[in-house]
The RNA shown here (c-di-AMP riboswitch aptamer (ydaO/yuaA leader)) has 137 nucleotides and comes from Nonomuraea soli. Rfam family: c-di-AMP riboswitch aptamer (ydaO/yuaA leader). Rfam's curators write: This family represents a conserved RNA structure found upstream of the ydaO and yuaA genes in Bacillus subtilis and related genes in other bacteria. It was read from a public genome assembly, where an Rfam model found it. The prediction has a mean pLDDT of 77.
């Protein structure tokens, strides 16, 4: 001086997942609120059907071709659709396009009823335009 990992603060991303109060506390946790997210659920109104060819829900994460002798799996290309340091919009450049649940059953939905408030990351953070805020005077 480079590379790698570990700790800690504080900063940021992806995501609904954030803050407040009590109880307990070696530990491990339990409980209630406030924000926020999601599910079931009338009339009207849609669908005119239902079918094991099940069907449905969270979530961007669908659906296509190709290889395999053929199914399954897997590999690749590619795609609807999504992210990228206050907000939005363009240019430019990089990713992601998944996993999981219900459990035979479920349009939309007021009242009302049930849940969830995890988890994973990063050492970089391009330009350009507008918005909107704070502070002096």
């Nucleotide at each position: 001086g480079u590379c790698a990992g570990g700790c800690a603060g504080a900063c940021g991303c992806c995501g609904a997942g954030u803050c407040c109060c009590g109880c307990a506390c070696c530990g491990a946790g339990c409980g209630g609120g406030a924000g926020c997210c999601g599910g079931g659920g009338a009339c009207c109104c849609a669908c005119u059907u239902a079918u094991c060819u099940g069907g449905g829900g969270u979530g961007a994460a669908u659906c296509c071709g190709a290889c395999c002798a053929g199914c399954g799996a897997g590999u690749c290309g590619g795609u609807a659709g999504g992210g990228c340091a206050u907000c939005u919009c363009c240019a430019c450049g990089c990713c992601c396009g998944a996993a999981c649940c219900c459990g035979u059953c479920a349009g939309c939905u007021a009242a009302c009823c049930c849940g969830g408030u995890a988890g994973g990351c990063g050492a970089g953070a391009u330009g350009g335009a507008g918005a909107g805020g704070a502070u002096c005077a």